[in-house]
RNA sequence: GCGCCAGUGGUGUAGAGGCAUCAUGCAGGAUUCCCAUUCCUGCGAGCUGGGUUCGAGUCCCAGCUGGCGCA
Numbered sequence: 001g002c003g004c005c006a007g008u009g010g011u012g013u014a015g016a017g018g019c020a021u022c023a024u025g026c027a028g029g030a031u032u033c034c035c036a037u038u039c040c041u042g043c044g045a046g047c048u049g050g051g052u053u054c055g056a057g058u059c060c061c062a063g064c065u066g067g068c069g070c071a
Base pairs, nucleotide, nucleotide: 001070002069003068004067005066006065007064010024011023012022018054025043026042027041028040029039030038047063048062049061050060051059
């Protein structure tokens, strides 16, 4: 330098055009003599910029970061 893959809450993840899922975490509550466990409720996310579309996490382009391969 070129090619391929990936980037989603604090952490790990699902989704493949129609208002982002689950677990964990955190906060409050129930239970308990206290703690732990368990249960309930809530909080918290799309790498950046542009394009396509009525609508983009999803499709396209460029960039950034990481990984792998070739030179």
The prediction has a mean pLDDT of 82. The RNA shown here (transfer RNA) has 71 nucleotides and comes from Pelodiscus sinensis. NCBI's taxonomy places the organism under Eukaryota, Metazoa, Sauropsida, Cryptodira, Pelodiscus. Rfam family: tRNA. Its family is annotated with triplet codon-amino acid adaptor activity in the Gene Ontology. By type it is a transfer RNA.